[in-house]
RNA sequence: UGGGGAAUAGUGUAACGGUAGCACGACAGAUUCUGACUCUGUUAGUCUAGGUUCAAAUCCUAGUUCCCCAGC
Numbered sequence: 001u002g003g004g005g006a007a008u009a010g011u012g013u014a015a016c017g018g019u020a021g022c023a024c025g026a027c028a029g030a031u032u033c034u035g036a037c038u039c040u041g042u043u044a045g046u047c048u049a050g051g052u053u054c055a056a057a058u059c060c061u062a063g064u065u066c067c068c069c070a071g072c
Base pairs, nucleotide, nucleotide: 001070002069003068004067005066006065007064010024011023012022013021018054025043026042027041028040029039030038047063048062049061050060051059
């Protein structure tokens, strides 16, 4: 420098253009002599800025960061 891929909750990971889920975690409660396990509830998210669309995590453009390949 060129090509490809990735970015979603505190962490990991899904999601035909049409209600953003799941697991773990955290918090509160129940249970327990205490703790663990279990059960109930709560918590919190689409990398950034534009565009297309009735409607965008998803499509388009630009940018940022990370990974892989090639080249110098």
Molecule: transfer RNA
Organism: Bremerella cremea